Context: one part of a larger RNA
RNA sequence: CGCAUGAGUUCUGAGGGGGGUUGGUGAUAGUACGAGAGGACCUCACUGAACGAACCUCUGGUGUACCAGUUGUCGUGCUAACGGCAUCGCUGGGUAGCUAUGUUCGGUUGAGAUAAGCGCUGAAAGCAUCUAAGCACGAAACUCGCCCCAAGAUUAGAACUCUUCCUCGCAAGGGGACGCAGAUCGUAGGAGACUACUACGUUGAUAGGCCGCAGGUGUAAGCACAGCAAUGUGUUGAGCUAAGCGGUACUAAUUUUUGCGACU
Numbered sequence: 001c002g003c004a005u006g007a008g009u010u011c012u013g014a015g016g017g018g019g020g021u022u023g024g025u026g027a028u029a030g031u032a033c034g035a036g037a038g039g040a041c042c043u044c045a046c047u048g049a050a051c052g053a054a055c056c057u058c059u060g061g062u063g064u065a066c067c068a069g070u071u072g073u074c075g076u077g078c079u080a081a082c083g084g085c086a087u088c089g090c091u092g093g094g095u096a097g098c099u100a101u102g103u104u105c106g107g108u109u110g111a112g113a114u115a116a117g118c119g120c121u122g123a124a125a126g127c128a129u130c131u132a133a134g135c136a137c138g139a140a141a142c143u144c145g146c147c148c149c150a151a152g153a154u155u156a157g158a159a160c161u162c163u164u165c166c167u168c169g170c171a172a173g174g175g176g177a178c179g180c181a182g183a184u185c186g187u188a189g190g191a192g193a194c195u196a197c198u199a200c201g202u203u204g205a206u207a208g209g210c211c212g213c214a215g216g217u218g219u220a221a222g223c224a225c226a227g228c229a230a231u232g233u234g235u236u237g238a239g240c241u242a243a244g245c246g247g248u249a250c251u252a253a254u255u256u257u258u259g260c261g262a263c264u
Base pairs, nucleotide, nucleotide: 001152006162007161008160009159010158011157015149016148017147018146021049022048023047024046025045026044027043033038051106052105053104054103055102059100060099061098062097066093067092068091069090070089071086072085073084074083075082076081110144111143112142117137119135120134164177165176166175167174168173182260185201186200187199188198189197206252207251208250209248210247211246212245213244215241216240217239222235223234224233225232226231
């Protein structure tokens, strides 16, 4: 921009895409078969491999916004305590998120029409013949079925809800009022390059702050005591703590104005 009024919500499904793999073991059964050696069809159950999707409870990884230890040096006047730099200085752990090697799930069953093939009835051709008329089966392939997208499907579909008034004009259209929905704006993230999407905007928990908790680290500083001291012990599972969970209007989403917007 179109879908000949303008919007909102929910659908249909033309069409398109994905998926479709397979092993082993046990039972049937050491049965049928076979002199024996050997050894099934069929049916049922269990368990894997590879592949794929989703997810983070577990196992791990990462986690330069968390905690601790520690080296050198500089600084805060000194001690102590801290801070800067040295690959995040190095080392040991680690929340959320992201993630696989982790977890869960998937392929199936079924229907239709068939291929090779197996048949029934059956003539041409008194027989025979699956075929000529007719009928029944038959595969991972085909069409459905399962999952996803989908009306720009220009053949532009369907259902429901809303769609005010004045004025000029034959109409097309113009001007004005009201101003619902939507948009803009703001606070954000289960979203994200931008846009879009989603949540919220005081009739409010949307983000920050604060409070509590979980989780992480691992017993802070100060003081006291023991020791000549290094250090240890007590206060003390202490102190600190990101993205997690719950709560709380303290801060910011305020108010006014402007402003897009529709036919008969």
Large-subunit ribosomal RNA, domain VI from a Patescibacteria group bacterium, 264 nucleotides, folded computationally. The full RNA is in RNAcentral, with records from ENA. Rfam family: Bacterial large subunit ribosomal RNA. The family is grouped with related families in Rfam's "LSU clan".